[in-house]
Context: one part of a larger RNA
Molecule: small-subunit ribosomal RNA, 3' major domain
Organism: Caldilineaceae bacterium bin5
This record gives sequence, structure tokens and C1' cells, in this order.
RNA sequence: UGACGGGGGCCCGCACAAGCAGCGGAGCGUGUGGUUUAAUUCGAUGCAACGCGAAGAACCUUACCUGGGCUUGACAUGUACGUAGUAGUGAAGGGAAACUGGAACGAGCCUUCGGGCAGCGUAGACAGGUGCUGCAUGGCUGUCGUCAGCUCGUGUCGUGAGAUGUUGGGUUAAGUCCCGCAACGAGCGCAACCCGUGUUGCUAGUUACAAGUGUCUAGCGAGACUGCCGGUAACAAGCCGGAGGAAGGUGCGGAUGAUGUCAAGUCAGCAUGGCCUCUAUGUCCAGGGCUACACACACGCUACAAUGGUUGGUACAAAGGGAAGCGAAAGGGAGACCUGAAGCGAAUCCCAUCAAAGCCAGUCAUAGUUCGGAUUGCAGGCUGCAACUCGCCUGCAUGAAGUCGGAGUUGCUAGUAACCGCAGGUCAGCAAUACUGCGGUGAAUACGUUCCCGGGCCUUGUACA
Repeated sequence: UGACGGGGGCCCGCACAAGCAGCGGAGCGUGUGGUUUAAUUCGAUGCAACGCGAAGAACCUUACCUGGGCUUGACAUGUACGUAGUAGUGAAGGGAAACUGGAACGAGCCUUCGGGCAGCGUAGACAGGUGCUGCAUGGCUGUCGUCAGCUCGUGUCGUGAGAUGUUGGGUUAAGUCCCGCAACGAGCGCAACCCGUGUUGCUAGUUACAAGUGUCUAGCGAGACUGCCGGUAACAAGCCGGAGGAAGGUGCGGAUGAUGUCAAGUCAGCAUGGCCUCUAUGUCCAGGGCUACACACACGCUACAAUGGUUGGUACAAAGGGAAGCGAAAGGGAGACCUGAAGCGAAUCCCAUCAAAGCCAGUCAUAGUUCGGAUUGCAGGCUGCAACUCGCCUGCAUGAAGUCGGAGUUGCUAGUAACCGCAGGUCAGCAAUACUGCGGUGAAUACGUUCCCGGGCCUUGUACA
């Protein structure tokens, strides 16, 4: 000087408390451990691994296993030699395919007309490796933490390591600002500048709007600054209350992550040192596996019902996507869906009359039920060479566990939680209940900081560095 303390003081955070909804019990989905397996590819492992890499494992993907092929190779660049119905297309036959086979068809560029380029074959340099090492690395990322800290120049103090500044008194979300001070300044952080949203003016409007000065769209401005008033304070920074205002003290939300910590994560995204491999740890193919199942954990979905289920009627969104695409009307079917083809590269058309919870009526009467939907059988539909292993959807039948969950534990402070649906990416299809967004309805509670957890500053002890 740090680090640590079941030392002290001050302060903060959904950290506790106060509340609301959950998880932990059930069934199912997904991930992981374990076990099994020819293989169940690999990585991630307290917080900060476990709906994580994976924004989509039937083949492909695919790295794994079994079997069948190839060996200058699936891909690149030279070199040497050779080769001519050459490149390219590729029938019959063999084969699970890869491939083998080779009938038949059949080009191009430059040229000094010798030949050369491209092609093929052989040889040799080499290719190749999702093989190892993230404890050799770059880059990127997580985390403490959007916490308020981390440093430097000069000066001063100290033999020195270092200290001072950065401590102190106030204040703030903040090393924010004020005052004081052997310090005076400065840098990276904080804040602001950026984006969205809420109010308003102007301008412009087609595809939006029946029309219009309105809504909307999208461009430029205005507006909020403790500016005004009162109180308080050291009459400083500020704090408390009020007015006006759409908005008030950072308005709200996002992007933005200092010096560093964890030899944190990633050699399998990419790059890369070293090592290893070279008829195999490379490469091609078929089939299988990654989907196994006594069990254990994590994250979710659906429920256990009457604030509900069901039947009929009826209302209101936002944000997205669309050409190998979205696909209307009309018709068929009980339905998934099929036929059909208008319109649209989209403020025009479509997904989608775009919603559901909601509202208005009927019914069910506390029951393992008209709750709940697992499981299984049958019949169909769709995608795709192909749904057996191993897809999704529809209809009929079947109707399991479950009557609110032990110890414990999670999220959330406002348009938030909770409930409700909609869209998108990935994608042929989909195992999405995931993720990323969007709107609709819309709460309760916070006395307070003793305690638990994490963090900041000062101080103290130490046989630790």
C1' cells in the first nucleotide's frame, strides 16, 4: 500500500421488510447430471453452466457409430513429364449409395502455325484435420456493475515503499456540486451530446382520411432550465412546499459498461504459435445415433375450477412479414385442408372482416364433475426423394395424475406485477410451451434500515501478500 475480520461509523440497491403472483407436489415440454449404448458428437458447471452455443438434429445439418469406397485427394497454388474426339453432356450394365463403366453427342481462347492456355494422367512439393493445448495467443463475450470509482503532470511531505491531491464539513443518482484545506490543475469514467416516447407550432401530403382546419404519415422547430414564489441552509451547493404547465426537479424508456478482477468463457464462429496426424485423426457415401431411460436437478407450459367451464350473440389494438413469397373473393369438406386464381416487391394487395381476455344472454351446482387434459386406438390432412426409428395438424373414441403443493426458494415499486392474445426471426416442414418484440385489461404495498445478501467511502486490528 492492499487484502481480510462472526471490528466500528456513514450510505446505497426489490437486499430485507410491506405486498402481489409464482416455483418446490401432479402431467407434459425443454436443458443438464447419471446410467445405458456400436454411437448416444463436442463445448458451457456457484452467483456469472443447466429453453446455454442451437434464430429451428427425419436425410442434409453432423463434428459421433457401423459398414462400403478414395489416396496429390471434396478444396488451393506452383514444378516436371506425358496425353488428344480435349472441355462439357453422359446411355446400357454393376452397386445400398458413393462410385464404377463407357456407347453416343460434342465445344472455347491466344498463336510467329512450331506450339501455348484450359482439361486429363503420372510423379513430387503440398493440400486437409470441428485433432490437442482458451494455462502459449488475437478478437469477441460474461461478471462485479451503469457500481462511482480509476489515474496522471507539476509542487510539497517522507531515507524509502509511498502519501498528499481523492481526506474533512455539507450535498447529490453520481469523485454531482459547494465550502474548507500544501496543494494547483488535468485525463478516463458520471452527466450532457444520440434514439424512442409524452405536449404543441409550421411545412408537405399519396397509397392513409367520405370530406375537412381534424386523425395519421415524416421533416423542421418550440418546450423543462430549480427558470418563478415561499420556507430552510453557512444565506453556499442544495433540500422541502407551491404556482404555472402535456410534462418538474435525471419526465419516462433505450443505446452507451472507466482502471481492473475471475490464468472466467470461447483453438467448435473466425484468426493464430506450438504439438500431433498424412492409404488417415483427411475425404465421399448408405444406414443408424445426437430423440435411449431405474433415476436426480434446472427452466417453463397446462391445470387442480364457479372471479370458472361450455353454447350463442357482439366490441375494440399495436407492431411486424411477404416474390422459389403473401395469397383474397367464390366453391367443396364436420375439420385439418383442397380447388381456385384476383391483387400485391406493398401506408394501395395479402397474412388478417386482423385479436383474445372483455361485454350481453342461456346452461352446468361442488362432483374427480360439462373441471382437467396426459395416454392410447382408429380414420384423415400437409410438407418433403423419404415421416419406421423420429414431424406437425384435424376428427371420432379413450379419458390418467391432479382438490393449491414440506423444508426451502424466485420475480416485481406503475402503465410495473399479474392476466390476455398478436407478430417476427430461424424455417421445405416442425417437435416454439423457447426467444425477440407488440399492443389490450390493469392492481397491491413500501412503517422503516435491527436483521440476511451484494456494493461504495472513512477508520481500526492483523503472525496474510